[in-house]
RNA sequence: GGGUCGGCCGGACGGUCGCGUGGCGGGAUGACCGCCCCGAGGAACGUCCGGGCUCCGCAGGGCAGGGCGGUGGGUAACACCCACCCGGAGCGAUCCGCGAGAUAGUGCCACAGAGAACAGACCGCCGGGAUCCGUCCCGGUAAGGGUGAAACGGCGGUGUAAGAGACCACCGGGGUCGUGGUGACAUGGCCCGCACGGCAAACCUCGCCCGGAGCAAGGCCAGACAGGGGACGAUGACGCGGCUCGCCGAGUCCCCGGGUGGGCCGCUAGAGCGGCACGGCAACGCGUCGCCGAGAGAGAUGACCGUCGAAGGGGUUCGCCCCGGAACAGAACCCGGCGUACAGGCCGGCCC
Repeated sequence: GGGUCGGCCGGACGGUCGCGUGGCGGGAUGACCGCCCCGAGGAACGUCCGGGCUCCGCAGGGCAGGGCGGUGGGUAACACCCACCCGGAGCGAUCCGCGAGAUAGUGCCACAGAGAACAGACCGCCGGGAUCCGUCCCGGUAAGGGUGAAACGGCGGUGUAAGAGACCACCGGGGUCGUGGUGACAUGGCCCGCACGGCAAACCUCGCCCGGAGCAAGGCCAGACAGGGGACGAUGACGCGGCUCGCCGAGUCCCCGGGUGGGCCGCUAGAGCGGCACGGCAACGCGUCGCCGAGAGAGAUGACCGUCGAAGGGGUUCGCCCCGGAACAGAACCCGGCGUACAGGCCGGCCC
C1' cells in the first nucleotide's frame, strides 16, 4: 500500500419556549398554574421465523396439511448462534452451500447434436472392394475433432490394421476388514476392470417438529335500552381450528329495530442491562455486586438561538482560508433472531 474479518459510535455542549406519563405543592380542588424526575433505535422498520403471556374445558388419537434436514453442542425455542466435517472459490486471511435419500418406485433432461440412459457413429482413423481419379460402397473402431449444462470413468503406457479396461501403474468409483474420532467423517490393507450420468427449489421416501386465535388477546367496574321474527338442538346443538374418532353437556346462530361507544387492570422489573470472578475452544452457562432506562387516548419525544463541529465543495503562496452544515429512520403487550436501509467516523485481529 492492497485486502479480509470482528467490535463500537452514529452530531456535542449551553440557553429560551413548547409537548407526554408520573410525583410534589398551590389554587374555586378538577377546566388551571408552578417545581422536579423520566421520555425512541441500531435498526424502534419489514412483520419473515421462534417463544413468553391470554382465551378457546383438557391441548387428546388418527388422516390430511405445513415446516425443518451434514455432525456435535448452545438456548425457553428457532429456519438463529458456536465448533467441527464435506464440497466449491481464493496465493492467503477468509468467503460461499434449502449439504437427508437418485441400487424403493414414477417422471423429466430444452436448444444444439449422429447419439441424452440397458445410447450412438456426423467428421475422422484403419482394412477390403469399386472407380469416369471427383469420389462411392462394405466392414472395424471410438483414441482425436465437432454438439451440449451433461456423451456410459480420467491421464500415461502396453497392445493393435486402427483401436478399445483388452491388459498394466496411478487417480476416481464400489465392496470388505481394521485404525482414529461422541459423531459427520478421515485414513490404511485386501478384493472387483467398472456394473452405479444428472435433477428430489418434480412427485415421492425416511427422520424430527407443529392444536387454533391473537393485547382490538383477556378480565373487572359503572351506565343506557324495547322488543319482534326465523333456523338448529338431549336422535347431542355450540365448543372443535380441514375431515374423522373421542370428549363435553344447554343453549347457539342469523335478520330487523333500540341503546352505549366511559373508566380501571393487563402494561412493563425483564429468558433485563453493566462490572468482576469461575467453567467452556466457542456459542453460552453459573455465582456475586451494582442499576432502573418511554409506556399512552389514533398516539408526546419538537422548534429557535449561541459555541463547536465530521463528510462534501471551492481557493491556495501548501502554513491555511472560504462555503457548508449531518445518513437511514421513528416505539404501541413483551422478548430472542433473521432480513433490509444507512452520510460518515473510531478501534482491533489476521493475510498478501